This is a predicted structure of a 72-nucleotide RNA (transfer RNA) from a Patescibacteria group bacterium. Model confidence (mean pLDDT): 82 of 100. The organism belongs to Bacteria candidate phyla, within Bacteria. The sequence is in RNAcentral, with records from ENA. Rfam family: tRNA. By type it is a transfer RNA. Rfam's curators write: Transfer RNA (tRNA) molecules are approximately 80 nucleotides in length. Rfam links the family to the GO term triplet codon-amino acid adaptor activity.
RNA sequence: GGGCACAUAGCUCAGUGGUAGAGCGCUUCGUUCACAUCGAAGAGGUCCAAGGUCCGAUCCCUUGUGUGCCCA
Numbered sequence: 001g002g003g004c005a006c007a008u009a010g011c012u013c014a015g016u017g018g019u020a021g022a023g024c025g026c027u028u029c030g031u032u033c034a035c036a037u038c039g040a041a042g043a044g045g046u047c048c049a050a051g052g053u054c055c056g057a058u059c060c061c062u063u064g065u066g067u068g069c070c071c072a
Stems, first nucleotide, its partner, number of pairs: 001071007010024004018055001026042005048064005
């Protein structure tokens, strides 16, 4: 320099156009002498940025940024 993939909750990831979810983690309560396990409830996200298309964008298009992989 060229190509490809990825960016969504604290972490790992779903979500292929119509109000954003799961597991783990976190908080509170119950159980326990206590801890763990288990059960119940809850908090937590301007979906990387800017523009475009659309009645409507996390999702489609363009550009940028970051990360990873391949080629040179």